Predicted 3D model of a 176-nucleotide RNA (Lysine riboswitch aptamer) from Oceanobacillus neutriphilus. NCBI's taxonomy places the organism under Bacteria, Bacillati, Bacilli, Bacillaceae, Oceanobacillus. It was read from a public genome assembly, where an Rfam model found it. Its mean pLDDT, the model's own confidence on a scale to 100, is 77.

[in-house]
RNA sequence: CGGUGAGGUAGAGGCGCAAAUUAUAUGAGUAACCGGCAGGAGGAUGACAACUGUGAUUGCCGGAGAAAGGAUAGUUUGCCGAAGUAUAUAAAGGGGUCAUACUUUAUAUUGCUGGCAUAUUACUGAAGAAGUACUAUGCUGUCAUGUAUUGAUUUACAUGGAGAACUACUGAUCGA
Numbered sequence: 001c002g003g004u005g006a007g008g009u010a011g012a013g014g015c016g017c018a019a020a021u022u023a024u025a026u027g028a029g030u031a032a033c034c035g036g037c038a039g040g041a042g043g044a045u046g047a048c049a050a051c052u053g054u055g056a057u058u059g060c061c062g063g064a065g066a067a068a069g070g071a072u073a074g075u076u077u078g079c080c081g082a083a084g085u086a087u088a089u090a091a092a093g094g095g096g097u098c099a100u101a102c103u104u105u106a107u108a109u110u111g112c113u114g115g116c117a118u119a120u121u122a123c124u125g126a127a128g129a130a131g132u133a134c135u136a137u138g139c140u141g142u143c144a145u146g147u148a149u150u151g152a153u154u155u156a157c158a159u160g161g162a163g164a165a166c167u168a169c170u171g172a173u174c175g176a
Base pairs, nucleotide, nucleotide: 001175002174003173004172007170008169009168010167011166014080016079017078018077019076020075021074022073023072024071033063034062035061036060037059038058042051046098047097048096083113084112085111086109087108088107089106090105091104092103093102114140115139116138117137118136119135121133122132123131124130142161143160144159145158146157147156148155
């Protein structure tokens, strides 16, 4: 000086990420509960248990009246594959039990995604909230290539790549 290697440590991106906690609204004048009136046979379930002429299920009126998941803002903490998502396994949840489904949490994976914003569609959701996925557009960090430019990898523009990236330092090994 060059090659190999998902080596190690530190670091950057910005409406950056997550968690905990506090507040607020939503959920909702809903569920469940109590009382009254009407009505008169089954209602309900995937199945069972339980309920029901001692009047259920249902409808109306009145009383009192929640919570969780989800969201936003603040604070704190941990961070920059932060984290999200997919799949698999396990656990928990909805006021009886089991199962399915759904939601949440944990663990695993040589899976996918650089970050953010906006929009369509689909899905989650009580939701015109919010989120996730695909696609499109824009912005942005980074590297490469090209063109122009500059005293100068200086600056600008275009195109392309991916976080297994990028920057700095460094260890291993091979060759000259």